[in-house]
Parts: sequence; C1' cells; structure tokens
RNA sequence: UCAGAGGAUCGGGCGGCCGCGUCUCGCGCAAGCGGGCCGAGGAAAGUCCGGGCUCCACGCAGCGACGGUGCCGGAUAACGUCCGGCGGGGGCGACCCCAGGGAAAGUGCCACAGAAAGCAGGUCGCAAAGGUUUCGGCCCUGCGACAGUGAAAGGGUGGGGUAAGAGCCCACCGCGGCCCCGGCAACGGCGGACGGCACGGCAAACCCCACCGGGAGCAAGACCGAAUAGGGACGGUGGCCCGCUGCGGCCCGAGCCGUCCGGGUUGGUUGCUUGAGGGGCGGAGCGAUCCGUCUCCCAGACGAAUGGCCGCACAUCCGCCGUCCCCGGAUCAAGUCCGGGGUAUGGCGGAGGACAGAACCCGGCUUAUAGAUCCUCUGGCACU
Repeated sequence: UCAGAGGAUCGGGCGGCCGCGUCUCGCGCAAGCGGGCCGAGGAAAGUCCGGGCUCCACGCAGCGACGGUGCCGGAUAACGUCCGGCGGGGGCGACCCCAGGGAAAGUGCCACAGAAAGCAGGUCGCAAAGGUUUCGGCCCUGCGACAGUGAAAGGGUGGGGUAAGAGCCCACCGCGGCCCCGGCAACGGCGGACGGCACGGCAAACCCCACCGGGAGCAAGACCGAAUAGGGACGGUGGCCCGCUGCGGCCCGAGCCGUCCGGGUUGGUUGCUUGAGGGGCGGAGCGAUCCGUCUCCCAGACGAAUGGCCGCACAUCCGCCGUCCCCGGAUCAAGUCCGGGGUAUGGCGGAGGACAGAACCCGGCUUAUAGAUCCUCUGGCACU
C1' cells in the first nucleotide's frame, strides 16, 4: 500500500429562539403563571423463544397421549441463548458454516436415468471346458474386472492368482466392534490383538431413547364509585278481592313512605417503574459469567410528551474549473495542441444526516440501519 477476517464504540456536534410531558418549589381563592430536575433505542420493531409478576385451574406420585429440545462440558432465574471444546464441511490463510442422539430394534421410502435401488443385478462386456456351426458366431455355464446410468451399484490402490475374474489370497490405506493409553466428557491415538469386510442412504418419514412442558395475559389483577335506572331485605301504611275477626295470601305497571344491603356502566386511583439495574475499582475464570466494594437514580405518557425554526462548522455525495499522472492522435524532436480516463489533489458552488420511535418489566434471537471511529489478525506486492 492493495485485498480480506474477527471484534468493539458511536450513530449526529455547537449556539440562539419558540414549544411539549411527568415530578417538584414558589405565588395565587381558583383558572393559571414563573423557576428547577429529568425526558426513547441499539434495535423501543417482529412478537419468535425464555423468565419475573398477576389471575384462573389443580391432593400427591407414576404411566400414557400431545408438543418441544437433541454432540460434550460449562454459564444462567431460565432458554431453542451464550461460552469453551469435539466431529464434519469450506477457504492459501485470518476465519466461517452445520436440527450434529439412535439406521448391527421394527416399519417405510430411494424421483429421473439405468438391465438392476437393497432380495443385488446381468445392458454393454470377458471367458476355459461342453454342445452346435454355413467357422462369422450361437447355446449352456462361470464372472463382475472394464464401459455406461445415477446422489448412491455391497471398500480403495498395487501385486499374486485365474479360462476369465472376484478379499479368492497378500501388502498398504480405509472400516468395524474389543482391549490399552490420553481426556470429566464428546472424542482422539502411524497403540495392540482380531474380523476379509459381515453393516448403502434417508429419522426437518413413522419410530426408539433422554430431557423439558398446566392455561391466559397489565385490555393480567386490586380498590373507590356520583347522577339516573333497576335488584334485594326490613319496618310503617292505603285501597280492592277471598275466607267470620286476629292474621295470612293475591292484585293495584316496582301502591306509597322510610332505613339498609350488594352488583354494574361512564370515570378515577393503583398495578407503574429501584431493577436478574447502570457506571468505576479490585478479585476468580481461557471465556460466557460470578464475587466483593464504592457510587448513581436514568421516561412513565394514556385522543398517548420527548418537537420545530434559524445560523455555524464537519463527515459524506454531486457539478464546474485547474494541477498532476496514464493512454491514444497530430508534429522530425523537445515542447505544444486535441480527445479520453484516474480510488490523486486544490478552489468555487450546491445537496446534506441512516433505520426507526417506549406503553408492565427483564434475558435472548431475528430483521432494518446512510455514515464515522478504534483495536487485533491474515494473504499479496514494494522498499529498508
């Protein structure tokens, strides 16, 4: 210097004017006025996971069903998240990607192509003996090397062997379970002896195994509760009808009057923001994270505040003019001129902040995001 990899931070700054919301102080009978503190995000988003909190349901335990998760170890309140490893794949590399348990329990599937797709098979082929022959072959039989199809054809390479072949035999590599060694484990080992290899793939097909899982959500839930309308209880009392009165029943739209009770609508209060909280320092750990200590209070709106205008400078982008460099042409050449290009550079002019906005609160994931800054690392080129 070019090309890249991983991670972190910010995402507008300064000044002036006007304005909005909660809280608070002062003044005011009140309406309100004035002062002060604070006032969106890294994703507040999607609502995809996991929790706190609340209500409902539920005697406990086990089994089954259904749903989810799925290498190992750790972190955590918990997780499908994170960290550290392992295995597989990609990249020269920094590094990145993977639903990554079980296919020697059972069932099922393997498109197209191909003769054949799991019982292996016999298209093209190779071949001794035997049969046949018009001497080219054909039949029978053996075979799976070679060719072809496919994602996949029942280990690979080399040698021996054979009529031709083939783990048929051998060496090396690979594979399998066993033992040993290392590791908490996943797993690893030019470690040992064995097995000629028996066991193709698919479980984001059923299934098996292990673990986890009640439901609904702040419109959860709790409290207060006017006018008016209606419900219930008790007491007093009027009329009518029935039974002889007391008394009881029925009706008079709730007959009228009084006292009391509980429920609901509009509304108000609460839940509501101090919390698995932020920052500094120290310690443990490779790390996620944890521990100790000091310090800070940092939105709580609800027809829903957190904004607007102006000026200045900057990042960045665009245009014009010039300088420099490169390429082409004209000229004998230096130079000059013309045309084109550049991630170089100077001046002037213009544009000018991305994605997006709390609504009970946290931990994650995913998605959107103009631009800026910093750290570590890799590969190439040049120079010393």